RNAcentral holds the sequence, with entries from ENA. Predicted 3D model of a 75-nucleotide RNA (transfer RNA) from a Candidatus Delongbacteria bacterium. Its mean pLDDT, the model's own confidence on a scale to 100, is 80.
[in-house]
RNA sequence: GGGGGCAUAGAUUAGUUGGUUUAAAUCGUUUGCUCGACAAGCAAGAGAUCUCCGGUUCGAGUCCGGAUGUCCCCA
Numbered sequence: 001g002g003g004g005g006c007a008u009a010g011a012u013u014a015g016u017u018g019g020u021u022u023a024a025a026u027c028g029u030u031u032g033c034u035c036g037a038c039a040a041g042c043a044a045g046a047g048a049u050c051u052c053c054g055g056u057u058c059g060a061g062u063c064c065g066g067a068u069g070u071c072c073c074c075a
Stems, first nucleotide, its partner, number of pairs: 001074007010027004019058001029045005051067005
């Protein structure tokens, strides 16, 4: 220099061909219950405007273009 993949809660991942109303799960976390105490268990809660900018559409996490970061391949 050329080509390709990925980016969604603190972490790891779903999200079916764009569709209704609140983006879902597990772990972690907060509060309470239980226990002599810890762990485990039970109940409830908080936490992501989906990397950023723009476009298409009645409607975008999902499609298109660009940027940034990261990984892989070729030279």

Its Rfam family is "tRNA".